[in-house]
RNA sequence: AGAGUUUGAUCCUGGCUCAGGAUGAACGCUGGCGGCGUGCUUAACACAUGCAAGUCGAACGAAGCACUUAAGAACGAAUCUUCGGAUGAAGUCUUAUUUGACUGAGUGGCGGACGGGUGAGUAACGCGUGGGUAACCUGCCUCACACAGGGGGAUAACAGUUGGAAACGACCGCUAAUACCGCAUAAGCCAACAGGACCGCAUGGUCUGGUUGGAAAAGACUUAUCGGUGUGAGAUGGACCCGCGUCUGAUUAGCCAGUUGGCAGGGUAACGGCCUACCAAAGCGACGAUCAGUAGCCGGCCUGAGAGGGUGAACGGCCACAUUGGGACUGAGACACGGCCCAAACUCCUACGGGAGGCAGCAGUGGGGAAUAUUGCACAAUGGGGGAAACCCUGAUGCAGCGACGCCGCGUGAGUGAAGAAGUAUUUCGGUAUGUAAAGCUCUAUCAGCAGGGAAGAAAAUGACGGUACCUGACUAAGAAGCCCCGGCUAACUACGUGCCAGCAGCCGCGGUAAUACGUAGGGGGCAAGCGUUAUCCGGAUUUACUGGGUGUAAAGGGAGCGUAGACGGUGAUGCAAGUCAGAAGUGAAAGCCCGCGGCUCAACUGCGGGACUGCUUUUGAAACUGUAUGACUGGAGUGCAGGAGAGGUAAGCGGAAUUCCUAGUGUAGCGGUGAAAUGCGUAGAUAUUAGGAGGAACACCAGUGGCGAAGGCGGCUUACUGGACUGUAACUGACGUUGAGGCUCGAAAGCGUGGGGAGCAAACAGGAUUAGAUACCCUGGUAGUCCACGCCGUAAACGAUGAAUACUAGGGGUCAGGGAGCAAAAGCUCUUUGGGGCCGCAGCAAACCGCAAUAAGUAAUUCCACUUGGGGAGGAGGUUGGCAAAAAUGAAAACUCAAAGGAAUUGACGGGGGACCCGCACAAGCGGGUGGAGCAUGUGGUUUAAUCCGAAGCAACGCGAAGAACCUUACCAAGUCUUGACAUCUGGAUGACAGGGACAUAACGGUCUCCUUACUUCGGUACAUCCAAGACAGGUGGUGCAUGGUGAUCGUCAGCUCGUGUCGUGAGAUGCUGGGUUAAGUCCCGCAACGAGCGCAACCCUUAUCUUCAGUAGCCAGCAGGCAAAGCCGGGCCCUCUGGAGAGACUGCCGGGGAUAACCCGGAGGAAGGUGGGGAUGACGUCAAAUCAUCAUGCCCCUUAUGAUCUGGGCUACACACGUGCUACAAUGGCGUAAACAGAGGGAAGCGAGCCCGCGAGGGGGAGCAAAUCCCAAAAAUAACGUCCCAGUUCGGAUUGUAGUAUGCAACCCGACUACAUGAAGCUGGAAUCGCUAGUAAUCGCGGAUCAGAAUACCGCGGUGAAAACGUUCCCGGGUCUUGCACACACCGCCCGUCA
Repeated sequence: AGAGUUUGAUCCUGGCUCAGGAUGAACGCUGGCGGCGUGCUUAACACAUGCAAGUCGAACGAAGCACUUAAGAACGAAUCUUCGGAUGAAGUCUUAUUUGACUGAGUGGCGGACGGGUGAGUAACGCGUGGGUAACCUGCCUCACACAGGGGGAUAACAGUUGGAAACGACCGCUAAUACCGCAUAAGCCAACAGGACCGCAUGGUCUGGUUGGAAAAGACUUAUCGGUGUGAGAUGGACCCGCGUCUGAUUAGCCAGUUGGCAGGGUAACGGCCUACCAAAGCGACGAUCAGUAGCCGGCCUGAGAGGGUGAACGGCCACAUUGGGACUGAGACACGGCCCAAACUCCUACGGGAGGCAGCAGUGGGGAAUAUUGCACAAUGGGGGAAACCCUGAUGCAGCGACGCCGCGUGAGUGAAGAAGUAUUUCGGUAUGUAAAGCUCUAUCAGCAGGGAAGAAAAUGACGGUACCUGACUAAGAAGCCCCGGCUAACUACGUGCCAGCAGCCGCGGUAAUACGUAGGGGGCAAGCGUUAUCCGGAUUUACUGGGUGUAAAGGGAGCGUAGACGGUGAUGCAAGUCAGAAGUGAAAGCCCGCGGCUCAACUGCGGGACUGCUUUUGAAACUGUAUGACUGGAGUGCAGGAGAGGUAAGCGGAAUUCCUAGUGUAGCGGUGAAAUGCGUAGAUAUUAGGAGGAACACCAGUGGCGAAGGCGGCUUACUGGACUGUAACUGACGUUGAGGCUCGAAAGCGUGGGGAGCAAACAGGAUUAGAUACCCUGGUAGUCCACGCCGUAAACGAUGAAUACUAGGGGUCAGGGAGCAAAAGCUCUUUGGGGCCGCAGCAAACCGCAAUAAGUAAUUCCACUUGGGGAGGAGGUUGGCAAAAAUGAAAACUCAAAGGAAUUGACGGGGGACCCGCACAAGCGGGUGGAGCAUGUGGUUUAAUCCGAAGCAACGCGAAGAACCUUACCAAGUCUUGACAUCUGGAUGACAGGGACAUAACGGUCUCCUUACUUCGGUACAUCCAAGACAGGUGGUGCAUGGUGAUCGUCAGCUCGUGUCGUGAGAUGCUGGGUUAAGUCCCGCAACGAGCGCAACCCUUAUCUUCAGUAGCCAGCAGGCAAAGCCGGGCCCUCUGGAGAGACUGCCGGGGAUAACCCGGAGGAAGGUGGGGAUGACGUCAAAUCAUCAUGCCCCUUAUGAUCUGGGCUACACACGUGCUACAAUGGCGUAAACAGAGGGAAGCGAGCCCGCGAGGGGGAGCAAAUCCCAAAAAUAACGUCCCAGUUCGGAUUGUAGUAUGCAACCCGACUACAUGAAGCUGGAAUCGCUAGUAAUCGCGGAUCAGAAUACCGCGGUGAAAACGUUCCCGGGUCUUGCACACACCGCCCGUCA
């Protein structure tokens, strides 16, 4: 940083999609370790259980327990004893007292307003930011000052009685305090009153003294503190107010009644309609009120080059909430998550009377969901509450557990190792890849596992984490790799399977038998303990454009004007300082971000320092620009004065032409209308014509890219009223201007309402035509309407598809309205100037446009307004507004759907759109030509069949492959038989042959038997042949001509198809190749931003037409000569014919004319031939997925005791029918008969076969000659001559059939050819339609050949006889060139619309 996708290709517009980053994620596959983070985004759904807020005995009383001491009481060990008694330990009880880390309840104090959770509500002073409070409060804490005197009365606990199931009470009696209440005191404080000084920002504030009134206190414990009261200050925390900022919708435009303000009062910590009474009627709103929807806000986070866009998890700040709604109490602080009261819903308990509860605290449960963890440990640390403290509490917090959820780090080994192992995949079978990869050898030990030691975190003690981090040792390469992708975008390719199926796919798209796109495998690419997918956000997307887009034709200029708000605004001067610029100060929390340096082995993570936080506020300056104020100017704008132009508007009047109608005259049979007709009108007198009249509407010529108007629009003439523009002048005003959201006005045609009018025209309607139909086009009629007046409607391709205004930016010629100067007698001419409306054209612009270009679509990033953001759905729905309605305006919501839709230009193809030009037996003109009708032949379709083998299908399949199906051919069918095979190569074994002859049997092949039977040799064997065996393989006319080669067909022997360099174009492309001539031709000439070249054309080749020369047998015979019945038969010759070699000849070369002094054309001469002489071969780039896998070759697929091979028979020859191509005819230009004449080109040995004989004949017998200019096939026929027939289904025609034959062949039944005799069908020139041919051609006549045993009416050739017509290019068909149009490009057999299914 871009890429893919609209097209045959191009440029543009424009959407869709991809590559990047991110996440509190989820899902799929997989999963070794550690560190740091993070984890209900959904149901603010409901919650079992445990814990999460207590603490203080140094405030207090009482109780219990234990203890100390004392007194007392009873008992009393023991000692002494005078036996009377005395003393009396320990223990017990009572009272008092002491002590206690003691216990739990109560009074009291402090704390439960923090910490923790959640984001429902909230569009708000809620939040952010900056200010204000002279309108406020603040417990604990700090400082300062001053105090604490002396009293009083209660109450819980407790005891008693008592209610209730319980929760919880009720009554009576006692008691204490740092609990409660008076009194005293008052520095200071508060209130009131009247002063002084100073200050400020309006109310006002500060300081100070005076008078009057008012309000305090608590002790505990032991000698040192803690506490208490008042006041002031500070700190901290809060409260309120203000400026600015803070989502979407106008299809929400008006909202509000304590509402807005005032006065008085109440209330509050405090201001305030916060509340109340009264008074006024305000207040907010297009700078978006109100309403509706959505949403906690921010620091930040993600993305981005930035500007922005998205987001608001975790961490931090603020707010709000605590089942839902409401309320207050206490308190410094709450209207209070683990407080109270009420209401509601839900859950639980209940003795039915009544009660209890609130996980959006931490765990956990159910539910919802794609989805989110343990009912863990500890107060050791950090912090919080209470306490003097010890200490207690703390699900805050610190840790651990679970989850690859994220980020970061590490590992899964390292070195060596080629027989390039095996396996696997592929293969052209040679190999190649996996691959130094493995194995093997040598090492190492990070992590995990085992063992030992063992922290810091803590300052004396105290460690949940934790025997953790870390260190050491031994030990084994062991325990540790997957996921996605491989057609393009996008790095990475092969095989098999599948066969528009299964499937893939983010977009384009892939899959219909050779899929790098599906599935699998091998290989490869990417990332890696992860990898992919899905979802969402930003980016790419300059695709909402502030940075940074557009509107003639792609989406997009309002139909036009006036004008409000707003926005913008001429020249000089002076002031101010709001914007602007500069400096300074404050703030912009921390975390985060960036930079630097540190700490965990590194990193993630984290500590410290710096930067940044682009903002806001305050202040000091500057004064160019904007703004503002004052005063001035004339250039913008306007006014005045003088003029001329005009279909500008409104109203009234007038005019002539024409149509129609009425009346009358003349006049007679039609008129009218059309492509052609008919409906219609007309003998009741039309049309036509003449005269008169009526009525309505419109104004010919002039008339013009002429005029006027804002647009719509305006056209006979005259008058009246009236708007605007323009020219000249420069007297006046002095920025008065431009644009213009809303608003108002105007606004074609059609339409609507009321009333007129109505000639012509004419929706609807009727009739006639056309047509398959014709609710149309055409015709005949005809009503609304069109016209007028008044009122609506408010839209058009209302277009220049181009909003208005200003200035600037080369020219040229013309036109309309004026002015000026010069010349001139005038008409007028030249120059110049202003305004309008057109044309051409440069720069420039533009995606391009024979596009704009001073009338901009240029420039001034000029000013203002309107509009646009993919196509369809849709200018549609619902809503709203105006309208009588019809319709209009506003409006682009959604579902759904597509990957395009579109603009401009390019090349083709096409056109029963058009234009220009040309060609062709294309038409025309002809052929007493043909086909289509008949019979037959042949091919095809169809049908039939066991099989009728297969292919060919418009031209360009159909007498085609097939130059020849009785068997064979043969591929088809039926039946039989063979399986390494009928054919090829290789291996092993056997045999010596194989072949050939004979016999048996068979439908035949196959089969069985028999006879005969190798070569070489170093004697090992080898060669050859056959047989046997085993596999490799053979074989296939099986499939695919849409996998192919090759070949031929076709457009078309049409004149085209291209390239190099240059030039033009952003480009596809163009130019060249177009144009003027010319040609059969892109043939040639000329011109030209083209110059050249190639494949085609032409020529070179063959043949034919003329001549020369050479040669002369098998050809020929003129002259010489011989000879016959006849014959080049013989000698001889090569003159001629002919044969076949070499040459000549024709080139527009010559002449005349035309043309451009060209190319070339016309005519002529000469010549055998004249303008490529005739014919042939020769076929450009390409088109038809045209034909052929059955000529051949060939990839892939398929069959392998059969889809191969062989054999017999059958079939390809069928037959209701349809078509194509031919033959023979229908006759007298003929048929038949008799006798007679003239060719060319071919063929011949398994051949052609003469003469002669036989047969009516086909033919037979026989066999001369000939491998051929020698012999044979071989007779040419039409023709000409003579004769006959006399227009008939015939002496035409020959089908069909019968009989008898001939030749070929193993064999003519299916199924051939020919002969003789007999039979003698249809057919008398052929409908619509259609084919061929332009000269030795058509027509007609016969001859030959290939194939072939036999079998042509076909095919390929050959000669004989031998015409007619072409004015010409309008039309049909095909083709070529140029131009134009196109929404086609599979290219008109295209594309595509509607309806129905």